[in-house]
RNA sequence: AGAGUAGGUCAAAUGAUCGCUGCCUCGUUUUAGCCGUAUGGCAAAGGAGGGAGAGGAAAGUCCGAGCUCCAUAGGGCAGGGUGCUGGGUAACGCCCAGUCCUGGUGACGGGAAGGAAAGUGCCACAGAAAGCAAACCGCCAUGGGAAAUGGCUUGUUUCCCAGGGUAAGGGUGAAACGGUGAGGUAAGAGCUCACCAGCUCCGGCGGUGACGCCGGAGGCUCGGUAAACCCCACCCGGAGCAAGACCGAAUAGGAGAGCUCUAAGGGCGGCCCGUCCAAGCUCUCGGGUAGGUCGCUUGAGACCUCGAGCAAUCGGGGUCCUAGAUGAAUGAUCAUUGUCCCUCGGUGAGAGAUCUCCGAGGGAAACAGAACUCGGCUUAUGAUCUACUCUAUUU
RNA sequence: GGGCCCAUAGCUCAGCUGGAAGAGCCACCGGCUCAUAACCGGUUGGUCCCUGGUUCGAAUCCAGGUGGGCCCACCA
Numbered sequence: 001a002g003a004g005u006a007g008g009u010c011a012a013a014u015g016a017u018c019g020c021u022g023c024c025u026c027g028u029u030u031u032a033g034c035c036g037u038a039u040g041g042c043a044a045a046g047g048a049g050g051g052a053g054a055g056g057a058a059a060g061u062c063c064g065a066g067c068u069c070c071a072u073a074g075g076g077c078a079g080g081g082u083g084c085u086g087g088g089u090a091a092c093g094c095c096c097a098g099u100c101c102u103g104g105u106g107a108c109g110g111g112a113a114g115g116a117a118a119g120u121g122c123c124a125c126a127g128a129a130a131g132c133a134a135a136c137c138g139c140c141a142u143g144g145g146a147a148a149u150g151g152c153u154u155g156u157u158u159c160c161c162a163g164g165g166u167a168a169g170g171g172u173g174a175a176a177c178g179g180u181g182a183g184g185u186a187a188g189a190g191c192u193c194a195c196c197a198g199c200u201c202c203g204g205c206g207g208u209g210a211c212g213c214c215g216g217a218g219g220c221u222c223g224g225u226a227a228a229c230c231c232c233a234c235c236c237g238g239a240g241c242a243a244g245a246c247c248g249a250a251u252a253g254g255a256g257a258g259c260u261c262u263a264a265g266g267g268c269g270g271c272c273c274g275u276c277c278a279a280g281c282u283c284u285c286g287g288g289u290a291g292g293u294c295g296c297u298u299g300a301g302a303c304c305u306c307g308a309g310c311a312a313u314c315g316g317g318g319u320c321c322u323a324g325a326u327g328a329a330u331g332a333u334c335a336u337u338g339u340c341c342c343u344c345g346g347u348g349a350g351a352g353a354u355c356u357c358c359g360a361g362g363g364a365a366a367c368a369g370a371a372c373u374c375g376g377c378u379u380a381u382g383a384u385c386u387a388c389u390c391u392a393u394u395u
Numbered sequence: 396g397g398g399c400c401c402a403u404a405g406c407u408c409a410g411c412u413g414g415a416a417g418a419g420c421c422a423c424c425g426g427c428u429c430a431u432a433a434c435c436g437g438u439u440g441g442u443c444c445c446u447g448g449u450u451c452g453a454a455u456c457c458a459g460g461u462g463g464g465c466c467c468a469c470c471a
Stems, first nucleotide, its partner, number of pairs: 001391010012337007020053002023050004028045003033042003055367001059378002062376005067240004074273004079236005084098005099113001100111004114231002119229002121225003136170002138166003142162008178196006197221002199218008244294004254285006265277003287470003301320008339364008348355002396467007405420004414451001422438005444460005
């Protein structure tokens, strides 16, 4: 210098002018009321001043909760989710630490990582054969036939046929039933043996555990797929602030269909049970309103500090209050400074490439906007800092 | 704000229990006709929205993203 890896920080600053949405304070004027259809809001109008005002993702709505209603959230089936171990947490599919496997030269990263030796399914094409067996070529002996050869023989060689043996070799495929060598055999084969790889079982040691290490036994060699059905373990009631509570205004408490008082229907998303409500219920069409208040922002809250812990996190103390809007605010312009890039000039270092510093001119600044609130994940995105790795060149 | 669904040829759709892609209309060519249409025969045309993953193999299964569409309140 180039290429990377991991982690953190910021989301330009200050001032002026003009605005936007809430809140607070103080005068002036008008009155005991004012605005508004009403609930309701508040002294009203106009003025001055002060103070506050989006994010790291506010996003996607992918998980998990709080909160509210449905019954205090019930039982079973079905359905859905998660899936190495230990810990953290309100909870999680998240986080931390580890185990094993795996990618990278490395810093370091990734893993939906239980079970295929419980059962079922599938494995196209090719290939003999795709799951428990299987013989296309090849190899081998036996029986039969033909030919050749030899001095002779029930011999030898070659070819054909039959029913067999054989998974060593060839070829196919993503995948072919452990690998190498020796023995063995008619030829072969874990058939036997040695070594290696794996599996199962047993024992010992270490670890909370996943698991690791050591020793022994068994020729046990068993294909893949569960992001196919499934099995095992654990978890899950439904809807969502347009939840829900109260008030006001307005209208046709209207029409049709179905079911039912022989208990239908609803709470209860699919079924059964159970329980509560229950004389009416459900669906469709039609009618009216488009208002106010609460929920609503003090919370698993932020910052600092001490302690426990490898860490995630937890505990103690102190300080602080930080949008709460709803036809939905949080902005625009200018100046200066800062950051980065380009060009030019000067300066210093260096062999050079190149870099440091100074000055002038020009340019750039991303993704994106709260809508009940939190904890995560994922995605989008600008700049910068720290630590580390690899490669090349020079010394 | 919340909930749900879809994306395959130029258009409308099927295929979604994994084995590499189809139908109708359209376009083009040929035939029939004096000619056109209809009709008959044939042909072209695909990043199966995108990116990863599982698998030997993905339009299909899983995860993330992009684009598009639908529904909702209260009263009686």
Molecule: RNase P RNA; transfer RNA
Organism: Syntrophobacteria bacterium